This is a predicted structure of a 342-nucleotide part of an RNA (large-subunit ribosomal RNA, domain IV) from a Chloroflexota bacterium. Rfam family: Bacterial large subunit ribosomal RNA. Its mean pLDDT, the model's own confidence on a scale to 100, is 86. The organism belongs to Chloroflexota, within Bacteria. It was read from a public genome assembly.

[in-house]
Context: one part of a larger RNA
RNA sequence: CCAUCGUUAAGGAACUCGGCAAAUUAACCCCGUAACUUCGGGAUAAGGGGUGCCACUGGCGUAUUAGGAUUUACUCCGAAAAGCGUUGGUGGCCGCAGAGAAUUGGCUCAAGCGACUGUUUACCAAAAACAUAGGUCUGUGCUAAAGCGCAAGCUGAUGUAUACAGGCUUACGCCUGCCCAGUGCCGGAAGGUUAAGGAGAGGGGUGAGAGCCCCGAACUGAAGCCCCGGUGAACGGCGGCCGUAACUAUAACGGUCCUAAGGUAGCGAAGUCCCUUGUCGGGUAAGUUCCGACCUGCACGAAAGGCGUAACGACUUGAGCGCUGUCUCAACGGUGGACUCG
Numbered sequence: 001c002c003a004u005c006g007u008u009a010a011g012g013a014a015c016u017c018g019g020c021a022a023a024u025u026a027a028c029c030c031c032g033u034a035a036c037u038u039c040g041g042g043a044u045a046a047g048g049g050g051u052g053c054c055a056c057u058g059g060c061g062u063a064u065u066a067g068g069a070u071u072u073a074c075u076c077c078g079a080a081a082a083g084c085g086u087u088g089g090u091g092g093c094c095g096c097a098g099a100g101a102a103u104u105g106g107c108u109c110a111a112g113c114g115a116c117u118g119u120u121u122a123c124c125a126a127a128a129a130c131a132u133a134g135g136u137c138u139g140u141g142c143u144a145a146a147g148c149g150c151a152a153g154c155u156g157a158u159g160u161a162u163a164c165a166g167g168c169u170u171a172c173g174c175c176u177g178c179c180c181a182g183u184g185c186c187g188g189a190a191g192g193u194u195a196a197g198g199a200g201a202g203g204g205g206u207g208a209g210a211g212c213c214c215c216g217a218a219c220u221g222a223a224g225c226c227c228c229g230g231u232g233a234a235c236g237g238c239g240g241c242c243g244u245a246a247c248u249a250u251a252a253c254g255g256u257c258c259u260a261a262g263g264u265a266g267c268g269a270a271g272u273c274c275c276u277u278g279u280c281g282g283g284u285a286a287g288u289u290c291c292g293a294c295c296u297g298c299a300c301g302a303a304a305g306g307c308g309u310a311a312c313g314a315c316u317u318g319a320g321c322g323c324u325g326u327c328u329c330a331a332c333g334g335u336g337g338a339c340u341c342g
Base pairs, nucleotide, nucleotide: 001337002336003335004334005333006332007331008330010328011327014326019323027051028050029049030048031047036041038171052093053092054091055090056089057088058087059086060085061084062083067077068076069075070073094098106321107320108319109318110317111316112315113313114312118130119129134169135168136167137166138165139164140163146155147154148153172308173307174306175305177238178237179236182235183234184231185230186229187228188227191226192225193224197220198219202215203214204213205212206211239257240256241255242254243253266300267297278294279293280292281291282290
């Protein structure tokens, strides 16, 4: 010096990206326990006290007990002392220390995300990702749809729409706005277009001819497409400019252009805000983070769900109490290495 472990004056997060690591806490009994809540929880909330040994003295439990009774029975009554178990009280004793060692929660407040238990990158990611119950849409009437296979056949299912398959969303609560112009899907069938086929006017080759061969206009001719309508928890989309109120500012109001329709409720500098450390308030002596507001949303927004939410989380963020060698600032010690000698 390295690894690992122990102790440390005073201070106590000043360390650091960040209390990372370590320390604190810890068992059992008693007291006590808030907001909030889906009334189950939250909760071991938080916060306190006790715990050894000896003596004395109570309570409770435990009996085919001793004994007694008379209706002699698998009957009834029933001690004292003692034993065992359990739980109090009083007094005393010892130590620094009584859950005497070991095992053995630090706690609280606030916010984000995900409801929850669960699952995952075997070997750098455990999460806010996946799943999930629940919601909703679509398909499917059974030789089901869907899937595997060249096929036979199999799964679905020895199931039958309260079933099965596929998509999206994700407990629960309150909700889920407008647009069907484009794309998709569903329905419609009058018209247009349209393949092979049918039809065959007309024309050509050849032949002496009969004939054989070829080209071929009308007309006819399905689905599809065009067309007509529906459909958003289908793919998706959800404006601009100008003016206006008796301070100013702002604009309930008006004008105009464009669109299929111009973003509703709710939320909002957000895990989304470029400008930006926005502005105001809170917390700090001091706060690019954090919390509460504001709304000027570069570029939130309603099942690629919106906004809330008790409980839960080895999740993320901020704050506090306790605690500490994280630090001020380092010291000493144990063990094993390194090093020297053998």